About this RNA
This is a predicted structure of a 590-nucleotide part of an RNA (large-subunit ribosomal RNA, domain I) from a soil metagenome. The RNAcentral record of the full RNA draws on MGnify. The prediction has a mean pLDDT of 81.
Context: one part of a larger RNA
RNA sequence: AGCAUACAGUGGAUGCCUUGGUGUUGAGAGACGACGAAGGACGUGGAUAGCUGCGAUAAGCUUCGGGGAGCCGCUAAACAGGCCUUAAUCCGAAGAUUUCCGAAUGGGAAAACCCGCUAGAGUAACCCUCUAGUGUCAUGCACUGAAUACAUAGGUGCAUGUCGUGAACGAAGGGAACUGAAACAUCUAAGUACCUUCAGGAACAGAAAUCAAAUAAGAUUCUCCCAGUAGUGGCGAGCGAACGGGGAAUAGCCUAAACCGUACUUACUUAUAGCCGGUAGGCGUUGUAUGUACGGGGUAGCGGUGCCUUUCCGAUACUCCUACCGAAGUAUCAAAGAGUUACAAAAGAAAGCGUGAGCAGAACAGUCUGGAACGACUGACCAUAGAUGGUGAUAGUCCAGUAAGCGAAGCGCAUUUCUCUCUUGAGAGGCCACCAAGUACCACGGGACACGUGAAAUCCUGUGGGAAUCCGGGAGGACCAUCUUCCAAGGCUAAAUACUACUCAACAACCGAUAGCGUACUAGUACCGCGAGGGAAAGGUGAAAAGAACCCCGAUAAGGGGAGCAAAAAGAACCUGAAACCGUAUGCUU
Numbered sequence: 001a002g003c004a005u006a007c008a009g010u011g012g013a014u015g016c017c018u019u020g021g022u023g024u025u026g027a028g029a030g031a032c033g034a035c036g037a038a039g040g041a042c043g044u045g046g047a048u049a050g051c052u053g054c055g056a057u058a059a060g061c062u063u064c065g066g067g068g069a070g071c072c073g074c075u076a077a078a079c080a081g082g083c084c085u086u087a088a089u090c091c092g093a094a095g096a097u098u099u100c101c102g103a104a105u106g107g108g109a110a111a112a113c114c115c116g117c118u119a120g121a122g123u124a125a126c127c128c129u130c131u132a133g134u135g136u137c138a139u140g141c142a143c144u145g146a147a148u149a150c151a152u153a154g155g156u157g158c159a160u161g162u163c164g165u166g167a168a169c170g171a172a173g174g175g176a177a178c179u180g181a182a183a184c185a186u187c188u189a190a191g192u193a194c195c196u197u198c199a200g201g202a203a204c205a206g207a208a209a210u211c212a213a214a215u216a217a218g219a220u221u222c223u224c225c226c227a228g229u230a231g232u233g234g235c236g237a238g239c240g241a242a243c244g245g246g247g248a249a250u251a252g253c254c255u256a257a258a259c260c261g262u263a264c265u266u267a268c269u270u271a272u273a274g275c276c277g278g279u280a281g282g283c284g285u286u287g288u289a290u291g292u293a294c295g296g297g298g299u300a301g302c303g304g305u306g307c308c309u310u311u312c313c314g315a316u317a318c319u320c321c322u323a324c325c326g327a328a329g330u331a332u333c334a335a336a337g338a339g340u341u342a343c344a345a346a347a348g349a350a351a352g353c354g355u356g357a358g359c360a361g362a363a364c365a366g367u368c369u370g371g372a373a374c375g376a377c378u379g380a381c382c383a384u385a386g387a388u389g390g391u392g393a394u395a396g397u398c399c400a401g402u403a404a405g406c407g408a409a410g411c412g413c414a415u416u417u418c419u420c421u422c423u424u425g426a427g428a429g430g431c432c433a434c435c436a437a438g439u440a441c442c443a444c445g446g447g448a449c450a451c452g453u454g455a456a457a458u459c460c461u462g463u464g465g466g467a468a469u470c471c472g473g474g475a476g477g478a479c480c481a482u483c484u485u486c487c488a489a490g491g492c493u494a495a496a497u498a499c500u501a502c503u504c505a506a507c508a509a510c511c512g513a514u515a516g517c518g519u520a521c522u523a524g525u526a527c528c529g530c531g532a533g534g535g536a537a538a539g540g541u542g543a544a545a546a547g548a549a550c551c552c553c554g555a556u557a558a559g560g561g562g563a564g565c566a567a568a569a570a571g572a573a574c575c576u577g578a579a580a581c582c583g584u585a586u587g588c589u590u
Stems, first nucleotide, its partner, number of pairs: 001589007009581001015575001016540002020511002022508007029500002031165002039101003042055003046079001049075003061095006070083003106115003116134007135163001137161008169200001170198005180187001184234001210217001221248005231239002252492003255436001259296006266289003274283002276326006301470001303435004307430006314333006335424005347419005352413004358406002364379005380397002382386001388400003441465008451477001472487005527534002547574001550562004
């Protein structure tokens, strides 16, 4: 020196554990913000470094409700000083306070700072301090007001709204490339990623100018088929329907116009008109047309509506210059119906349900082992409760709970009732009026449709042209005829659908500290980077600190030997404690 065996050290694998994660299901909530948010800075404790809470009223103030013996948050034990059955700490709810920055909003600025103006208060007064106001834009109203007469622009004031943040889901405006085509250009990737704007708890869409092809169907959305079919395609790579059928969920409505009325503007006119019709009387100046505003009316495709004529239809009262008759209208009642998500628009009460602190909640003892009984043995009991967790080992009956049951204020509700609110007829004939215009459509250039210009319908529109009004117009995949079907150029609309930053409950052939979120610990911390940004490591004494009194060696150290405590070969560098690695002892070999 090597090998072997044994025993130590080092090291932190493995096993066991879990405070933390991951995923899913159900329910809730789906927003916060000029009443100043999200996010921060700085403060705030008797002493206070970090975290948490809070804001100069600063680990807190007030009230209501719960609860009932201790309390003054955590790392973190102690000290000092206090509070509390006259109900504290704590839990739920509603208020108060809430510095400075931040949309940040009086002006400025290198965020958490600097400097004003107006009014008020303090003061004898000034300085100064404090309180309130003082932003942009939009809309409305009022006042004022240029060039320029009226006017307008502009200005001032008041009122209301808006701004910013937020995980995904949504709509819209823009919009790639890598890639695939085994290269690459049409094509693909893909209307994806990404950027911007806007919104809601969902959004979008939506009550046929839709489809279909017979006897049709009857808004939209989502889903399973149809079907990888028909098609499309350098007919390459690829892309890829619809009709029809099965389900989820269901809900339908309002305007524009014709016509009538009121008010106003402008123009024209003197027809003597007009005042619902008839008769009689009376009043005494407007009328017609256009436009605007408001109210009534009206909303359809076996066309609808208006106007005119006409038939039938509850009651009472009133009105229209006066009286009577007729007609019409209005109000009330009755009858019928409807309503708080659209269809007109608000609100209240009661019940019920949920949420939101909580309340109450059955039943076990003995012996043995042991440090400890939840173990073993013996004998019992409860159960609408034998879920789970804790307790000195494995507990239905020890504790917290669990099952079944109860529960306040506040808040919420797709439920019911009442109050309340709103609406009101039907038919026949005339064929006079209306039925969404720079629209439909066409040409050219593009885009969207599964459809790449193709025979290319359909939808959108940049440029140019440019209809019809029911004897009308669109569609049925060029186009024409016939036939069928629908009614564009205005608008609203719940549910079924998408998502989960957040709250509650529960679950897992999910992880168990190199795993699981990057973070089980002072974690988006330390640290790195000018910055955008990148981004760790780090869990476990014991049932209980009982955290080793006292003695000895040593240096008053480290460490060790006794002692003590179930165990210290659990001693804080602390459960278990593998290997590499470093040693000691013995043996063998050289």
Rfam family: Bacterial large subunit ribosomal RNA.